[in-house]
Context: one part of a larger RNA
RNA sequence: CUGGGCGUAAAGGGCGCGUAGGCGGCGUGACACGUCAGGGGUGAAAGGCCCGGGCUCAACCUGGGAAUUGCCUUUGAAACUGUCAUGCUAGAGACCGGGAGAGGAUGGCGGAAUUCCCAGUGUAGAGGUGAAAUUCGUAGAUAUUGGGGGAAGAACACCGGUGGCGAAGGCGGCCAUCUGGACCGGAUCUGACGCUGAGGCGCGAAAGCGUGGGGAGCAAACAGGAUUAAAUCCCCUGGUAGUCCACGCCGUAAACGAUGAAUGCUAGACGUUGGGGGUUAGUUUCUCAGUGUCGCAGCUAACGCAUUAAGCAUUCCGCCUGGGGAGUACGGCCGCAAGGUUAAAACUC
Numbered sequence: 001c002u003g004g005g006c007g008u009a010a011a012g013g014g015c016g017c018g019u020a021g022g023c024g025g026c027g028u029g030a031c032a033c034g035u036c037a038g039g040g041g042u043g044a045a046a047g048g049c050c051c052g053g054g055c056u057c058a059a060c061c062u063g064g065g066a067a068u069u070g071c072c073u074u075u076g077a078a079a080c081u082g083u084c085a086u087g088c089u090a091g092a093g094a095c096c097g098g099g100a101g102a103g104g105a106u107g108g109c110g111g112a113a114u115u116c117c118c119a120g121u122g123u124a125g126a127g128g129u130g131a132a133a134u135u136c137g138u139a140g141a142u143a144u145u146g147g148g149g150g151a152a153g154a155a156c157a158c159c160g161g162u163g164g165c166g167a168a169g170g171c172g173g174c175c176a177u178c179u180g181g182a183c184c185g186g187a188u189c190u191g192a193c194g195c196u197g198a199g200g201c202g203c204g205a206a207a208g209c210g211u212g213g214g215g216a217g218c219a220a221a222c223a224g225g226a227u228u229a230a231a232u233c234c235c236c237u238g239g240u241a242g243u244c245c246a247c248g249c250c251g252u253a254a255a256c257g258a259u260g261a262a263u264g265c266u267a268g269a270c271g272u273u274g275g276g277g278g279u280u281a282g283u284u285u286c287u288c289a290g291u292g293u294c295g296c297a298g299c300u301a302a303c304g305c306a307u308u309a310a311g312c313a314u315u316c317c318g319c320c321u322g323g324g325g326a327g328u329a330c331g332g333c334c335g336c337a338a339g340g341u342u343a344a345a346a347c348u349c
Stems, first nucleotide, its partner, number of pairs: 003321004007303002012317001014203004021196003025088007034080001035077008049065006091193001092190003095186004103179007110156001114152005119145003125136002164171002208249006217243002222238004260316006268294010298305002322349003331342004
C1' cells in the first nucleotide's frame, strides 16, 4: 500500500458552526468533458510468449505471428456522469396557528437550615467514637425561647419521575426582562437552495492559574488526638488554599451509549412525555415527534444489539495495524505557569 476493521479485543474526533473538497431529488431539450463503438497513425529493434527453421540435440542463432492492455487523430452513439437552458415538488427552507420545557443571559425576591453576635431561662457538663482522647465549657458551654433580636454566605427539601430541555459540557426555589432551539397542525410561498466536512473558528465538567471581591458550611495541604509492630492511611477534633462572584486564561476527563454525522428500507408487544385527529362526555382508538423495557428476522467471537440497530444499503469525515519503550524524547505550535497538542526511534519480549 492493499485488505480487514473501530459497543466490550487496537481503533469514533469532547461537542457544534462552517471553508476547500467529496457526494447529491424528479422531468424535458441541447452539448459531447468523462464513457462506449468503428476507422487511421503511432506504440523502434532486441528480449519475453506462440508456431516454424538452422548448427547431430541443447544453449545459441534465425523467419513469421500475436502482444505491446498506451497515446494521438477521425467518424459516430447519447443510457449514465458532467455542463448549459428550462420546468417540477416528495428533500431543504420560509410563512401562519398552537401548546410543552431545570435551554441560555441579566436583575430582583423568598423560606427552611447552618455558623456567628446580642439578650433571656438555666446548670455542669457538652461533643465525639468500636472504645477513647485531642476539643469546647463555671470567664456560664451544651440545651432552650412557638410573639427573642440581628448579621453573613452558600445551596434550593417536598413536587421529582427508566420525567423534561440542550450540540456536547451541562441545566432544578419564585418572579420579571432579553433570547436560542425543537415539536405539532395547516399546505400559503421559494424551488434542490441539500448531506458531509481536511484546515479554520467557537463552545467546552472538575481541578488549576492571574487580578479584584467574598468567605457561612464543607474541605486538599497542614496540626493535634486515636488506631497500629509501624500508620506519612482509614476514624476523631481543628484547619488554609479552594469551593462562591466579576473579568481574563487553561482546553483536559471512564468529555461514555466506551456506539461520528446524514438519508432510505426492515415483525411485533407493553409503558411514558409533548402535540394532532376521530368518537364519546363513562376513555377507547388512530397518528407525528421524543424517551424506556422486552422481543422476531438479521447481525455478532460471544456477551448482546434488535425501527433510538451493533440489521440491510448509500455518501462524507475521523481513527486502528502485536506488547513494552510511550502518549514519552526531540522539534514545532499554544500557555503566565501547571501543562496541552502534534509525535518518533534505539532497544526489548
This is a predicted structure of a 349-nucleotide part of an RNA (small-subunit ribosomal RNA, central domain) from an uncultured prokaryote. The prediction has a mean pLDDT of 88.